RNA sequence: UUCUUAUCCAGAGAGGUGGAGGGACUGGCCCUUUGAAGCCUCGGCAGCAGACAUGUGUACUGUGCCAAUUCCAGCAAGCUGUAAAGCUUGACAGAUAAGAA
Repeated sequence: UUCUUAUCCAGAGAGGUGGAGGGACUGGCCCUUUGAAGCCUCGGCAGCAGACAUGUGUACUGUGCCAAUUCCAGCAAGCUGUAAAGCUUGACAGAUAAGAA
């Protein structure tokens, strides 16, 4: 990097450094000089696999995560509606883990 499987309406931030971006992409909307990203320190959460106790815990190991549902939509079908628009389901894309190549 690719493939397969599972999950994605729950949960959890302070300090230092840095100095203008960030929320994957596109559109919208939002966050941000009352300080973005990145990096460091400490803290926290508990999703997946393992471990240990056993029917839900421990945060111990490997990962992951800590604005907003994956922030909302994107493609297709259906329903409501005069319309604008709204709702539901499935897919696509993305993220994380485990396994495989």